[in-house]
Molecule: transfer RNA
Organism: Candidatus Naiadarchaeales archaeon SRR2090153.bin1042
RNA sequence: GGGGGAGUGGUCUAACUUGGUAUGAUGCCAGCCUCGGGCGCUGGUGGUUCCAGGUUCAAAUCCUGGCUCCCCCA
Numbered sequence: 001g002g003g004g005g006a007g008u009g010g011u012c013u014a015a016c017u018u019g020g021u022a023u024g025a026u027g028c029c030a031g032c033c034u035c036g037g038g039c040g041c042u043g044g045u046g047g048u049u050c051c052a053g054g055u056u057c058a059a060a061u062c063c064u065g066g067c068u069c070c071c072c073c074a
Stems, first nucleotide, its partner, number of pairs: 001073007010026003020057001027045006050066005
C1' cells in the first nucleotide's frame, strides 16, 4: 500500500439481511426472605448505538469520509 471483519448502558450481548418504541443477562439501588450474609423472588436504574456528514416522514440499520482494534496479502 491492497482486501476482509469488528466497534451498541459499568461489562457481555440481540436487533442490521427486510429502516419504524434499542433486547436479554450481569452490575448498581430499593423491597421481600434471613439472627446476619449469600442464594432466590419483585420492582427500579443506567445508551449522544466509535466520530462527522448525507439520503429519508423516520437511521444502530442504507450511502460517503474518518478513527481505533483484529486477520489475510504485498